[in-house]
This is a predicted structure of a 481-nucleotide part of an RNA (small-subunit ribosomal RNA, 3' major domain) from an uncultured bacterium. Its mean pLDDT, the model's own confidence on a scale to 100, is 83.
Context: one part of a larger RNA
RNA sequence: UGACGGGGGCCCGCACAGGCGGUGGAGCAUGUGGUUUAAUUCGACGCAACGCGAAGAACCUUACCAGCCCUUGACAUGGGGAGUAUGGGUUGCCGAGAGGUGAUCCUUCAGUUCGGCUGGCUCCCACACAGGUGCUGCAUGGCUGUCGUCAGCUCGUGUCGUGAGAUGUUGGGUUAAGUCCCGCAACGAGCGCAACCCUCGCCUCCAGUUGCCAUCAGGUUAAGCUGGGCACUUUGGAGGAACUGCCGGUGACAAGCCGGAGGAAGGUGGGGAUGACGUCAAGUCCUCAUGGCCCCUACGGGCUGGGCUACACACGUGCUACAAUGGCGGUGACAGAGGGAAGCGAAGGGGAGACCUGGAGCGAAUCUUAGAAAGCUGGUCGUAGUCCGGAUUGAAGUCUGCAACUCGACUUCAUGAAGUCGGAAUCGCUAGUAAUCGCGAAUCAGCAUGUCGCGGUGAAUACGUUCCCGGGCCUUGCACA
Repeated sequence: UGACGGGGGCCCGCACAGGCGGUGGAGCAUGUGGUUUAAUUCGACGCAACGCGAAGAACCUUACCAGCCCUUGACAUGGGGAGUAUGGGUUGCCGAGAGGUGAUCCUUCAGUUCGGCUGGCUCCCACACAGGUGCUGCAUGGCUGUCGUCAGCUCGUGUCGUGAGAUGUUGGGUUAAGUCCCGCAACGAGCGCAACCCUCGCCUCCAGUUGCCAUCAGGUUAAGCUGGGCACUUUGGAGGAACUGCCGGUGACAAGCCGGAGGAAGGUGGGGAUGACGUCAAGUCCUCAUGGCCCCUACGGGCUGGGCUACACACGUGCUACAAUGGCGGUGACAGAGGGAAGCGAAGGGGAGACCUGGAGCGAAUCUUAGAAAGCUGGUCGUAGUCCGGAUUGAAGUCUGCAACUCGACUUCAUGAAGUCGGAAUCGCUAGUAAUCGCGAAUCAGCAUGUCGCGGUGAAUACGUUCCCGGGCCUUGCACA
């Protein structure tokens, strides 16, 4: 000087407390451990691994296993030789396929010294080499997590100290903040904080189609449907607006704090982006790059099939429930944000349904996905393992795809398990939040209870800081560095 203390003081955070809803019990989904296996590829392991890499394992992916094949190789550069531009379609035989071997059709370049000579392509030969998701994240770059959006971390000069270092950065107030004020052997400065950026909330101006419809006219069973208009809604561009600016109180005449006015908004207006010096030899050699080591007819390459989907069990994360604030069937209202051309796919028709048919319109404020759901209203059920719950299983189908056996999703009929609110323990959340309800997107042929977004309905509680956890500043002890 730091780190540490079941030392002290001050302060903060959904840290506790006060509340609301969960997890832990059930069934299922998913990840992990373990076990099993020819293989169940690999990585991630307290917080900060475990719906994580994986925004989607039937083949492919795929790295694993078995078998069958290749060896200058699937790919790059270079040398020699032979052939020839080349590329694509159809098809025969052998084979599980990779591959091997034929037939046939279409297409067939530029330069040229007219020589396959040069470029290009194919085959053969030998070698340099290729190749490796092989090892080392404790050799590394890059990227990322975490403390933590915590308020800190430093420097120059000066001063003090033999020195390590100190001071500044401590102190009195204040703040979300090393934020600001005052004081002070310090005076300044940098990286952080804040602001500048995006978005939501109010207003003005400009603009008016694909959007809108107040006024005028036409028109319909109905509809901005038509003429017309750009007022409104809205869209998207430019501005304005909030600064403790004003008033009162308080404070040290300060910074600020409390209350009020006006205002769409008030003291950081809400949300986002933004992550200082560093810590954890944190994570990643399987994104990529890369040192070293290792393999070189195999630890490289191709293919078929299997596996990653196993199952006594244990844990994490979720979904659905256990019902009446509900279930079921009927009527029938209101979003936002997205996607769409090898695409979204309307109307109409068929089917009990998944879906099929159909093909209008739309590269989309025009068309489409698209029915929002909870809600409202009236009916039924009456506390029952039930008209709750839907696992499991049987049967019949639909769709995608070369192919759903291992191992897809969905539909219908039948079946109807556990489960009556969950021990110890434990998690999230302070407002348009929690809870609850549906909708969309990425990935994607198909497959979502996951992820990322979107809106609808919409709470309760916070006395307080003694305690638990984490953190900041000062101080003290110290057998630690």